[in-house]
């Protein structure tokens, strides 16, 4: 001093939160493949798919210095025939090599592979050392010639002939065996010496000659293999038993280089396995590669090591050593053929065809490097070195710098003013990398004779890298994105279409999400898709998770196997622990340097956590030997128990039967029937029978592993607590498999059966009701034995040890007592926990062993196997869908949940509607049009406070086209409104008259372009308004505080209030909108002021007419006045209610104005306004006439009645509040009236409308379709307006329907109301039963909040939040996709039995043939033949595995199909779990279970006082 040196997260579940939990992105990496695109150079890399098929070239030869020929070529000889030497060359004997190199990964899960080690159990050509030797003999044989066979490949025969080619012999050493001696070894055994005996070597070339290459033989050494051993590295237990040479042992000159069941006889029954044998599926193994922070996770292309193959299977031979490019044989394919019988193996380079999303040139050269043969030259060599081809990857490098603002054009947006593209272009000034063109031009090359020295030779790549000049910005930029994750947004076009998406998701007329532009972002000879691996993934957690409610503790408990395991002593060294040394090939990789211009590449140090070895340490843990006593357990002594079996016994109650009494109904429901009963029930009284369960006591008490257990009383029994004291001496803790128990239902066989009761049968209920209620019943419930073995078998909490605050209650012991010990419960600290909660009975804090989980559905399904009579039970997936599915908790909305309050919400009452005619409004329906809007409450006498024309928006017809309406521009200079004439339906035109305005434009005409107009559309694009909830009492903010958070809290209690009104309490303190006041009206009274009001007294009058008067009414002004102020009771000394005083008026005095935050996408684009979209000789503008005013039928809201509380005559009283000048109109006068005539007064406390009805008094009528009722109909007017046909209103005579108090059902109203009675008034030329005012008469009723209805607070469950008009379940029918089942078909694999049997190796062989040896005989040797083994076929039955199938069975998904409504709220019968039976469906019932049931009461504990 290098190094070590390295860790990010987002997005989706919900209204919102936290958590759990998956799915998905962001990153990297590939032999890589598609789609745009595409300048250059180094350096790598390039059939992953059919170990399919292969045309055609080449990929293993050499050596003549082993050996005898043959052939050319010079030379020399010659007997002319040749011959001999010397060079070239080489078919064949022969030697070596061919076993290497190169290829590919089928096979194989171990005969492979890595690692570390054995070999005393072994081989070894070339090569090197050392030592020794090659003595002397023989016979053959190819080629050759010469007959011959065959198409061909390849052959026979017959005769010559060599050798480093074969064969005896001798020698040495060497082996083998026996013996002695001594030595080494853990051992079997191995070495070393001597001695016998037996067996076994050799070869020669070249060359003058040494030297040189060979050849035998021995020991060594180097490489190189063979065997064997320990550790290591896949999946599935729905593979659990597997093995007969199997396992061991004797034996053997069996076999082999070499140990061995390797192989035979014989013997024994061994051997392997939950630590996973065997079977099956998958795969060459490693060094390494990618990825990680790392631990790991995936992989095993290129380079390097081993292995294993070589068209498929089998087998020898040579040979040191064995079979890609040797041989024999089967089989399949392919080629030749004279059909007789050859020939063949590209997983070697090249290359084809074929498969396939996809993968090169039939190149050049031995110049290097390597490797064969040779003494050597040299020869061969597709090993390799090198080109080509391919962005397939990894580096480099270029496409040009530098100045430039008129911020150019052009685009594209625009708020139209401008911004962006942009210093970007263009334009000035520079530079040559690269590309091209011309010159020059390497290194790779140095070995190579026995040895020195000289001289000379060799390059494929290649005229190539590189170097030097030249011309000139000249030769060169695309590609994906751009809602969020994620860096980058605007326009137009599309209108859930087109189309996009990795996840959320985007698109239904204003798309930053699709398409296309303009611009931005990103990366760059590229960029994006799409596969695949690791990563985020603490979503498999060793590092590094979990099971109370999210998946997840086994139903309980004995116990085996393993695991863990109390103090102490000595020893030992296996774990562990220090040090050393070996190994961990190279290469990679990681650091340090170096070389190519740099870099990728490349080259040299250097580092390495694994195994083995050796020497120490010895605290911890094992192992051995001892000892302890706190764990654990024995004995003793009391104790409590519904603890277990068995046998026995009581008494209540239900039914049944019998007997009496009795008599007509009982029985059951919400009501009712079904059913029993005069054949005498019910009921009651007595007896007698059988069965079952065991009131009260009894309790969050007892007991038990659990499941469970409840009368007494006996017998047998298992556990438990507590005392003391004694004794064993670690004997424990947990516990895969294994056994054992194990509720209810349910199965077998026998038995019993009172009551209850699945199935079933009836009655009811309902739209239906296979339910819910009734009446009845039968399995079954009992009891004995014998199976099922599951439950919400739950504390949804496995079992043991120890530790960690209190507090209380209870049950059992001890103790005199404080106390303590075992249980069982409740609150609550610390701590934990997502939250709820748990908290010495722990879900706190450690440890120890077992079980379990890893999205949701599919599915606890299906196959399979095990168990079961059986139903079932245990085990237990997949494909396929899918972005979610869950906990907990919050805030809300809802509940056929609870509590509290309130409202004409019920009640209680009064008086209507619903029935009738008739107005009115709206549906529907008609029509040219019947203009458009409101539609539960919260449209329907509503826009509309008023359609005859106009309104008018509609219809028909007829006109106009810069326009009826604004503005801007240009021409001309004249003439507008208005009357009057023709035409003509009328707009409108055309002519008089007029003379407002103008004269340089203001007015009019006339032109031309923007434009003007649109009651066209969207109220779901808006603004404004407004209706509802509601005049309900609520709705919130700031700071504190609690809570991880959404949120809570204050805003909740306790009382009160009309009221979030006030007081009290309280981690809240304040505050803001509402609430109340203030405002206006109206009821009292002062006090001013009295005129158009008003008159008490005075004077006067037809007359408050006039005078006077301010005293009263009244009018308007301004005060006063009620504030729970008093006073008594309750209350909590409060607030407050409650009664009372006084008061015109009492508890907000009546009434109005006033509508919080917000809901309902509530209404309205047709009051206005206003984006956007449509329209422009029309959807715009005028006009005429129509239509809104129609009319089978329905609803809605009125008016009038139906009468005697009245009709209907007559006389005659009492009022408020408005309006009134193109108005209201008095007196008076006509008309039966509506109305006429004329006009007085009066712009109003004056004048007028104006008469107020009802009431009240007289009379008349007498219950009738009337003297009720007025619809309708005639006829004759009145007014109003241009005009009453379509379509006004009123008057007057005549007419007189329907209606006699109105069905379900429903409305309005608590007092000056309701009913009831008339007045005004806006609108408005005319047209109210309607709105909206006003006044007169002028009641009833309220116990009370159980019901309906809506509304506020609280609290509860919720599976709802688009908020219950929620959400949701099954069957049925549709269509599509995977899947099981299936008579079977079919096709594979891997065995088994039998037959059959090639090649081969071994054996055995009468006969047959045979050169060396041998005197002979013979020996040895071949061929044939048999035979053991045995590949292929063949046959037989199964096993396992795949494709396939009519039919079937559930499963999945699918915007608006049919039927129910099962569950979320007590979901309207709580609701789930096991089981059983039953039903179209979801599901119903029984029997036993959980509460993860809401509500009331009731015990019981507990908290707080």
């Nucleotide at each position: 001093a290098c190094g070590a040196u390295g860790g990010a997260g987002a997005g989706u579940u919900u209204g919102a939160u936290c958590c759990u939990g998956g799915c998905u992105c962001a990153g990297g990496a590939u032999u890589a493949a598609c789609g745009c695109u595409g300048g250059c150079g180094g350096c790598g890399u390039g059939c992953c798919u059919a170990a399919u098929a292969c045309a055609u070239g080449c990929a293993a030869g050499u050596c003549g210095a082993a050996c005898g020929g043959g052939a050319u070529a010079u030379a020399c000889c010659u007997u002319c025939g040749g011959g001999u030497a010397u060079a070239u060359u080489u078919a064949g004997u022969g030697g070596c090599g061919a076993a290497c190199g190169g290829g590919u990964g089928a096979g194989u899960a171990a005969u492979a592979c890595g690692u570390a080690g054995g070999u005393a159990a072994c081989c070894c050509a070339c090569c090197u050392a050392u030592a020794a030797g090659a003595c002397g003999a023989g016979g053959a044989u190819a080629g050759c010639c010469a007959u011959u066979g065959g198409a061909a490949a390849c052959g026979a025969u017959g005769g010559a002939u060599a050798a480093u080619a074969c064969u005896g012999g001798a020698u040495a050493g060497g082996a083998u065996a026996u013996a002695u001696a001594g030595a080494a070894g853990c051992a079997u055994u191995u070495g070393u010496a001597u001695a016998u005996a037996u067996u076994u070597a050799a070869a020669g070339g070249a060359g003058a000659g040494a030297a040189c290459c060979g050849c035998u033989u021995a020991u060594a050494g180097a490489g190189g293999g063979g065997c064997c051993u320990g550790c290591g590295g896949c999946g599935c237990a729905u593979u659990a038993g597997c093995u007969a040479g199997u396992u061991g042992g004797u034996a053997g000159a069996g076999g082999u280089a070499a140990g061995g069941g390797c192989c035979u006889a014989c013997c024994a029954a061994g051997g392997c396995g939950a630590u996973g044998a065997u079977g099956c599926g998958u795969a060459g193994c490693c060094g390494g590669a990618c990825u990680g922070a790392g631990a790991g996770g995936u992989u095993g292309a290129a380079c390097g090591g081993c292995c294993a193959c070589a068209a498929u299977g089998g087998g020898a031979c040579u040979g040191a050593g064995a079979a890609c490019g040797g041989c024999c044989c089967a089989u399949a394919c392919u080629c030749c053929u004279a059909c007789g019988g050859g020939a063949g193996g590209c997983a070697g380079c090249a290359g084809u065809a074929g498969g396939g999303a996809a993968u090169u040139u039939u190149c050049g050269g031995c110049a290097a490097u390597g490797g064969g043969g040779g003494g050597a030259a040299c020869c061969c060599u597709g090993a390799c070195c090198g080109a080509g081809c391919a962005a397939c990857g990894c580096c480099g490098c270029g496409u040009g710098a530098a100045c430039g603002a008129a911020g150019a054009a052009g685009u594209u947006a625009u708020u139209c003013g401008u911004a962006a593209u942009g210093u970007a272009a263009a334009g000035u000034u520079c530079u040559u990398u690269u590309a091209u063109c011309a010159g020059g031009g390497a290194a790779g090359a140095a070995a190579a004779g026995a040895a020195g020295a000289g001289u000379a030779u060799u390059g494929a790549c290649g005229g190539u890298a590189c170097c030097u000049g030249a011309u000139g910005a000249a030769u060169a930029a695309g590609c994906u994105c751009c809602g969020g994750c994620u860096a980058a947004c605007u326009a137009c076009g599309u209108g859930c279409c087109a189309g996009c998406a990795g996840c959320c998701g985007c698109g239904g007329u204003a798309a930053u999400a699709c398409g296309u532009a303009g611009g931005g972002a990103g990366c760059g000879a590229g960029c994006g898709u799409u596969a695949u691996c690791c990563g985020g993934a603490a979503u498999u957690a060793u590092u590094g998770g979990g099971c109370g409610u999210a998946a997840a503790g086994g139903g309980u408990g004995c116990g085996u196997a393993g695991a863990u395991g109390g103090u102490u002593u000595a020893u030992u060294a296996a774990g562990u622990u220090u040090c050393u040394u070996g190994u961990a090939a190279a290469a990679a990789u990681g650091c340090u340097a170096g070389g190519c211009u740099c870099a990728a590449c490349c080259u040299a140090g250097u580092a390495g956590g694994g195994c083995a070895a050796g020497a120490g340490a010895u605290a911890c843990u094992g192992g051995u030997a001892g000892a302890c006593u706190a764990g654990a357990g024995u004995a003793u002594g009391a104790c409590a128990g519904a603890g277990g079996c068995a046998a026995g016994u009581g008494g209540a109650a239900c039914u049944a039967c019998a007997u009496g009494u009795g008599u007509a109904g009982c029985g059951g429901u919400a009501a009712a029937a079904u059913g029993c009963g005069u054949a005498a029930a019910u009921a009651u009284a007595u007896g007698u029978a059988a069965g079952a369960a065991c009131a009260c006591c009894g309790g969050u008490g007892g007991c038990g592993a659990a499941g469970g257990c409840g009368g007494c009383u006996u017998g047998c029994u298992g556990g438990g607590u507590c005392g003391a004291u004694a004794c064993u001496g670690a004997c424990a803790u947990u516990g895969a498999g294994g056994c054992a128990c194990g509720a209810a239902a349910g199965c077998g066989u026998g038995g019993g059966g009172a009551g209850c009761a699945a199935a079933c049968a009836g009655g009811a209920u309902u739209a239906g009701a296979u339910a819910c209620c009734c009446u009845g019943g039968u399995a079954g419930u009992c009891c004995a034995c014998g199976c099922c073995c599951u439950a919400a078998a739950c504390g949804a909490u496995g079992a043991g040890u120890a530790c960690u605050a209190a507090g209380u209650g209870u049950u059992g012991g001890u103790g005199a007592a404080a106390a303590u010990c075992a249980g069982u419960g409740c609150u609550g600290a610390a701590g934990u926990u997502a939250a709820c909660g748990c908290a010495u009975u722990a879900a706190g804090u450690a440890c120890u062993c077992c079980g379990c989980c890893u999205g949701a559905g599919u599915a606890g399904u299906a196959c399979g196997u095990a168990c079961g009579c059986a139903a079932g039970u245990a085990u237990g997936a997949a494909a396929c869908u899918u972005a979610a599915a869950g906990g907990a908790a919050u805030u809300g909305a809802c509940g056929g949940g609870a509590g509290c309050c309130c409202g004409c919400a019920c009640a209680a009452g009064c008086g209507g509607u619903g029935g009738a005619g008739c107005a009115u409004g709206u549906u529907g329906u008609u029509u040219a049009a019947u203009u458009c809007g409101a539609c539960g409450a919260u449209a329907c006498g509503c826009g509309a406070a008023g359609a005859a024309c106009c309104u008018u928006a509609c219809c028909a017809g007829g006109u106009c086209u810069u326009g009826a309406c604004a503005u801007a521009c240009c021409c001309u200079g004249c003439g507008a409104a208005g009357c009057u004439a023709u035409g003509g339906a009328g707009a409108c035109a055309u002519a008089g008259u007029g003379g407002a305005g103008g004269a340089u434009a203001g007015c009019a005409g006339g032109g031309a372009u923007a434009c003007a107009g649109g009651u066209g559309g969207u109220g779901c694009a808006u603004g404004g308004u407004u209706g509802u909830c509601g005049u309900c009492a609520g709705c919130u903010c700031g700071u504190g505080u609690c809570g991880u958070g959404a949120g809570a809290u204050g805003u909740u209690g306790g009382g009160u209030u009309a009221a979030g009104u006030c007081c009290c309490g309280c981690a809240a303190c304040g505050a803001g909108c509402g609430c109340a006041a203030c405002c206006c009206u109206u009821a009292u009274a002062u006090c001013u002021a009295g005129u158009u009001a008003c008159c008490a007294g005075c004077a006067g009058u037809a007359a408050g007419a006039u005078g006077g008067g301010g005293a009263c009414u009244c009018u308007a002004g301004a005060u006063a006045g009620a504030c729970u102020g008093c006073c008594a009771u309750u209350g909590a000394u409060a607030a407050a209610a409650u009664g009372g005083a006084g008061g015109a008026a009492g508890g907000u005095g009546g009434g109005g104005a006033u509508g919080a935050c917000g809901u309902c996408a509530a209404a309205u684009c047709a009051u206005c306004a206003u984006g956007c979209c449509c329209u422009a000789u029309a959807u715009g503008a005028c006009c005429u006439g129509g239509g809104c005013u129609a009319c089978a039928a329905a609803c809605g809201u009125g008016c009038u009645a139906c009468a005697a509380u009245g009709g209907c005559u007559g006389a005659a009283a009492c009022a408020a509040a408005g309006a009134g000048a193109a108005g209201c109109g008095a007196g008076a006068g006509g008309g039966u009236g509506a109305c006429c005539u004329g006009g007085a007064g009066c712009a109003a406390a004056a004048c007028u409308c104006a008469a107020a009805a009802a009431a009240g008094c007289a009379g008349u009528c007498u219950c009738a379709g009337u003297u009720c009722g007025g619809a309708u109909u005639g006829a004759a007017g009145u007014c109003u307006g241009c005009a009453a046909c379509u379509c006004g209103a009123c008057u007057u005579c005549a007419u007189g329907a329907a209606g006699a108090u109105g069905g379900a059902a429903u409305c309005g109203c608590u007092a000056g109301u309701a009913a009831u009675c008339g007045c005004g008034a806006a609108u408005c030329a005319g047209a109210a039963u309607g709105u909206c005012g006003c006044g007169g008469u002028g009641a009833a009723u309220a116990c009370g909040u159980u019901c309906u209805c809506g509304g506020g607070c609280u609290u509860u469950g919720u599976a709802c939040a688009c908020a219950c008009c929620g959400c949701c379940c099954g069957u049925c029918a549709a269509a599509c996709c995977a899947u099981g089942a299936g008579a079977g078909u079919u096709u594979g694999u891997a065995a088994u039995a039998c037959c059959c049997g090639a090649a081969g190796c071994c054996g055995g062989u009468g006969g047959c043939c045979u050169a060396a040896c041998g005197c002979a005989a013979g020996a040895g040797g071949g061929a044939g033949c048999c035979g053991u083994c045995u590949a292929a076929g063949g046959u037989a039955g199964g096993a396992c595995a795949g494709a396939u199938g009519a039919u079937u069975g559930g499963g999945g998904u699918u915007a608006a199909g049919u039927c129910g409504u099962a569950a979320c709220a007590a979901g309207g019968u709580a609701u789930c779990c096991c089981u059983a039976c039953g039903a179209g469906a979801a599901c119903g019932u029984g029997g036993g279970g959980a509460u993860g049931g809401a509500u009331c009461a009731c015990c019981u504990c507990c908290u707080u006082u």
Small-subunit ribosomal RNA from an Anaeroplasmataceae bacterium, 1505 nucleotides, folded computationally. It matches the Rfam family "Bacterial small subunit ribosomal RNA". Its family is annotated with structural constituent of ribosome and ribosome in the Gene Ontology.